[in-house]
């Protein structure tokens, strides 16, 4: 160096998760890669860490190692965006009350505030008025008998003179009905620019006087409290992306890899 038969190895790998740990079922990623049989209320092993059982390649394109890429997972973060859920200290917005009196307006030396001192508004009495309602007075009508008065006619007694009692008519009146400017009396009020007495915490309106500049708080505006809102803000949750850290398939490139016979 050729060639034949061996052997180690290889026949996927990798993440998270379970897990004392390590493989493996099952979820995901690489991409194509022998069969069976076993297992989430797991299975199966112990650092030579998936168990049994068959089959194939086999010292290299495949098998070992280093390096470089890196799909992809994973954690971590007081990083960013949007987003959902609560919160209401805080910052900002709205609203109301208070307060202050800078700025603005209004009153003010034709005299602010403050004082003080009288009227009034308010209360009790009593009065007077006015209205209103009865009553009374007044008018007018008003009783077939049982009301008066006068009683024609009749009627009674009387011998007569005469008497008596007495309807109707005529006049009155009575309770009653009907009016009533006025007047009196009693009652009543959603009555009065009325009178008088006496009373009066506070407010308000108003006249004096004293007093000698401020007052008011109408709008900005400063503070305070309260209520509201939830934009920033605080906690949670999830979702996209940055940043770090680890893991890492495929994939490049470099390197290394046993034995036996023959020729």
């Nucleotide at each position: 160096c050729c060639g034949u038969g061996c052997u180690a190895g290889a026949u996927g790998g990798g993440g998270a998760g379970c897990u004392a740990g390590c493989g493996g079922u099952g979820c995901c990623c690489u991409g194509u890669a022998c069969c069976u049989g076993c297992a989430a209320c797991c299975c199966g092993c112990u650092a030579c860490a998936g168990c049994a059982g068959g089959g194939u390649c086999g010292a290299a394109u495949u098998c070992c190692c280093a390096u470089u890429c890196g799909a992809g997972g994973u954690u971590a973060c007081u990083c960013g965006c949007a987003u959902u859920u609560g919160g209401g200290a805080c910052u900002g917005c709205c609203g109301c009350u208070g307060u202050c009196a800078a700025g603005u307006g209004g009153c003010g030396u034709u005299g602010a505030a403050g004082g003080u001192u009288g009227g009034g508004u308010c209360c009790u009495g009593c009065g007077c008025g006015g209205c209103g309602a009865a009553a009374g007075c007044c008018u007018a009508c008003a009783a077939a008998c049982c009301c008066c008065g006068c009683c024609a006619g009749g009627u009674u007694c009387g011998g007569a003179a005469g008497a008596a009692a007495g309807c109707a008519a005529c006049g009155g009146u009575a309770a009653g009905u009907a009016g009533u400017a006025a007047c009196u009396u009693u009652c009543g009020g959603g009555u009065g620019c009325c009178g008088c007495a006496g009373g009066g915490a506070a407010a308000c309106c108003u006249g004096g006087c004293c007093g000698g500049a401020g007052u008011c708080g109408g709008c900005u505006g400063g503070c305070a409290g309260c209520g509201g809102u939830a934009a920033g803000c605080c906690g949670g949750g999830g979702g996209c992306g940055g940043u770090a850290a680890u893991c890492g398939a495929c994939a490049a490139u470099g390197g290394g890899u046993g034995c036996a016979c023959g020729g």